[in-house]
């Protein structure tokens, strides 16, 4: 540029969780050449436990990741097709 596909974001429906998130499930189908896999670097989230402040206590507020987000970006591992 092509052919077979392939994932599936959001919405709906039920669960897990404290929540960010995630997981099935119908149907549709933002986008996506690695939108296949790895929290190793960096970024972003949530703040339960825990620490601080206040209060007579609950409440609130700050701090914080072991929890999350690979559809944030680098890395690393792996893959289909072919103008190569």
């Nucleotide at each position: 540029a092509a052919a077979c596909g392939g994932c599936a974001a959001c919405u709906c429906c039920g669960g897990a969780g404290a929540a960010a998130u995630c997981c099935g499930g119908c149907a549709g189908a933002c986008g996506c050449a690695a939108a296949g896999c790895u929290a190793c670097g960096g970024g972003c989230c949530u703040a339960a436990a825990g620490g601080g402040a206040c209060c007579a206590a609950c409440c609130u507020c700050c701090c914080c990741a072991a929890g999350g987000c690979c559809g944030c970006c680098g890395a690393g591992c792996u893959a289909c097709c072919g103008a190569a």

About this RNA
Predicted 3D model of an 84-nucleotide RNA (c-di-GMP-I riboswitch aptamer) from a soil metagenome. Its Rfam family is "c-di-GMP-I riboswitch aptamer". Rfam links the family to the GO term cyclic-di-GMP binding. Its mean pLDDT, the model's own confidence on a scale to 100, is 88.